[in-house]
This is a predicted structure of a 355-nucleotide part of an RNA (small-subunit ribosomal RNA, central domain) from an uncultured organism. Its mean pLDDT, the model's own confidence on a scale to 100, is 86.
Context: one part of a larger RNA
RNA sequence: CUGGGCGUAAAGGGUGCGUAGGCGGUGGAGUGCGUCAACACUGAAAACGCCGGGCUUAACCCGGCGGGGCGUGGUGAUACGACUUCACUGGAGGCAGGGAGAGGGUAGCAGAAUUCCGGGUGUAGUGGUGAAAUGCGUAGAGCUCCGGAGGAAUGUCGGUGGCGUAAGCGGCUACCUGGCCCUGACCUGACGCUGAGGCACGAAAGCGUGGGGAGCGAACCGGAUUAGAUACCCGGGUAGUCCACGCAGUAAACGUUGUUCGCUCGGUGUACGGCGCAGCCAACCGCUGUGCUGUGUGCCCAAGUUCACACGGUAAGCGAACCGCCUGGGGACUACGAGCGCAAGCUUAAAACUC
Numbered sequence: 001c002u003g004g005g006c007g008u009a010a011a012g013g014g015u016g017c018g019u020a021g022g023c024g025g026u027g028g029a030g031u032g033c034g035u036c037a038a039c040a041c042u043g044a045a046a047a048c049g050c051c052g053g054g055c056u057u058a059a060c061c062c063g064g065c066g067g068g069g070c071g072u073g074g075u076g077a078u079a080c081g082a083c084u085u086c087a088c089u090g091g092a093g094g095c096a097g098g099g100a101g102a103g104g105g106u107a108g109c110a111g112a113a114u115u116c117c118g119g120g121u122g123u124a125g126u127g128g129u130g131a132a133a134u135g136c137g138u139a140g141a142g143c144u145c146c147g148g149a150g151g152a153a154u155g156u157c158g159g160u161g162g163c164g165u166a167a168g169c170g171g172c173u174a175c176c177u178g179g180c181c182c183u184g185a186c187c188u189g190a191c192g193c194u195g196a197g198g199c200a201c202g203a204a205a206g207c208g209u210g211g212g213g214a215g216c217g218a219a220c221c222g223g224a225u226u227a228g229a230u231a232c233c234c235g236g237g238u239a240g241u242c243c244a245c246g247c248a249g250u251a252a253a254c255g256u257u258g259u260u261c262g263c264u265c266g267g268u269g270u271a272c273g274g275c276g277c278a279g280c281c282a283a284c285c286g287c288u289g290u291g292c293u294g295u296g297u298g299c300c301c302a303a304g305u306u307c308a309c310a311c312g313g314u315a316a317g318c319g320a321a322c323c324g325c326c327u328g329g330g331g332a333c334u335a336c337g338a339g340c341g342c343a344a345g346c347u348u349a350a351a352a353c354u355c
Stems, first nucleotide, its partner, number of pairs: 003327004007309002012323001014201004021194003025088007033081002035077003039073003048066007091191001092188003095184005103177007110154001115149006125136002162169002206247006215241002220236004258322006266300015304311002328355003337348004
């Protein structure tokens, strides 16, 4: 230096942005650096190959011959790679006109419900379960009506619907703000892809400071169940769940499937656009149907792939570029060291031994 792999067997980094690096569209010109060609020099000995010989053979040893690569020099070739330069538009980006959306942030507002408080009415239960009991209630509960307080979450619409890089996002309104799609083909002219380090984001739980606290509810306390019951069931209930700011940086962070590009029979839904046709309408707008087409998201399948299951234009098919990762089970998502953290711990990551 090299192999085979990574949906489920070991193996895709949680996600993005991006540095170095790797790789990179079409036509022309130049250089001749890589590359290629012949030539020359060099290429010690040993070793290697061939031939011959010596130890009884072999290993080993001796002699002869031979070739290879690297390197150097000048000469030549110019397809490919590189560099310089001119040009191009298909990649990429911009511009104009449209479109959908729980994408993000801030502020305000709304209604239903739970709980609590005050008041009215009213009397003996209520609550809970498999059955009960603890609990609550004659100091008047539960039920019911009126008023008030407060916090959290937004029913129906709602959908293998939508948006977001992922984590994730769902009442309404306003403001601020990111991305995406379609049509035109007007502009720039390869400006691209990937991305070790790095930086940013990153569910839940957890941590710090200060608020908030309705419901729910680890821990905890009771009641049951049970042989026991540190559980499942029931009554309570603190942290937490909520907000602001800061930290933490993990997950079955999953499509268990890295990102980007090209190519490869079909069928059937759906979401949002575009173009055309037809119908409704007096006409425009609009609505409905339908054909073609773009983008996204589902299902079923040809070829092909796969041990199989399955995948199958949203590939796990056929190719290309780059990154990450795996190499028997346990020991071990560990020890030690190092970095980070307030801590909890996280990241990196062995060995002995053993099967």

RNAcentral holds the full RNA, with entries from ENA, Greengenes and SILVA.